[in-house]
Context: one part of a larger RNA
RNA sequence: CGCUGGAGACUUGAGGGGAGCCGCCUUAAGUACGAAAGGAACAAGGUGGACGGACCGCUGGUGUACCGGUUGUCCCAGCCAGGGGCAUCGCCGGGUAGCUAUCGUCCGGAAGGGAUAAGCGCUGAAAGCAUCUAAGUGCGAAGCCCACCCCGAGAUGAGGUUUCCUGCAAGCCGUUAAGCCACCGUUUCCUACCGAUAACCGCGAGGUAGUCGGUAGAGACGAGUAGCGGCUUGCGAAGGUCCCAGGAAGACGACCUGGUUGAUAGGCCGCAGGUGUAAGGUUCGUGAGGACUUAAGCCGAGCGGUACUAAUGACCCAAAUA
Repeated sequence: CGCUGGAGACUUGAGGGGAGCCGCCUUAAGUACGAAAGGAACAAGGUGGACGGACCGCUGGUGUACCGGUUGUCCCAGCCAGGGGCAUCGCCGGGUAGCUAUCGUCCGGAAGGGAUAAGCGCUGAAAGCAUCUAAGUGCGAAGCCCACCCCGAGAUGAGGUUUCCUGCAAGCCGUUAAGCCACCGUUUCCUACCGAUAACCGCGAGGUAGUCGGUAGAGACGAGUAGCGGCUUGCGAAGGUCCCAGGAAGACGACCUGGUUGAUAGGCCGCAGGUGUAAGGUUCGUGAGGACUUAAGCCGAGCGGUACUAAUGACCCAAAUA
């Protein structure tokens, strides 16, 4: 951008991809078979290998923002004590979350249906017989189609179901579009009526073509009024986006949660969990050091609670032959 009003959610499945493996043991059974030696199958059950997927409760690994031990050196205005920097995380012993392993755990291949291959048949002629085949018809593979797992309507053939939303206001356009004549105005070689009239006809009253003026109708036109139509703008529906706090989501987009009507992250509190008994004090020992206070002190990512801190705000999007 498309899918023909705009949105939210849930789906159908055209089509595509993945998977598809094998062994051993037990029963069957020392049976069938065989003179013996030997020695099956159908079926049922069990247990493994390799491969694949998922996961972290268990066993482990990692865990350079956790705890402890310890060496050298420098520093904390001198010493002790207590700390900090550097030395591969200095080295060493452990280790939460996360990530992760045939070094852990769970699961998968199956079963079933359809059409078939080789093959085995039924019925059966050509060819009085025979023949699975010529007509007709049944079975039959780890293979094919389905079934199992995943993607999937840009499947432009763009599917389906369901729910939600859909009005107000202002202005511009006939000097660049189109249509119309209700009113107003202009106009007409159209129509009707009234008046005037040269000339013509009539003995005359008078009549008539034409012309001029007026009125009405009809038509045409207009940078006029109203309406219709077209266009623009504002506010902004359902909803969405940006932004912000973040995430078992993630290269970036995307996806998911939350944004005060709030537990999204941090802080704080509690718990789990790790380390392994801090500092200071007392005491024992000549001392290195030990004991008690003290399962202490410290503690990243985990679980729960709590508004203390930070989640401020901005924008997009709407009309009828839907």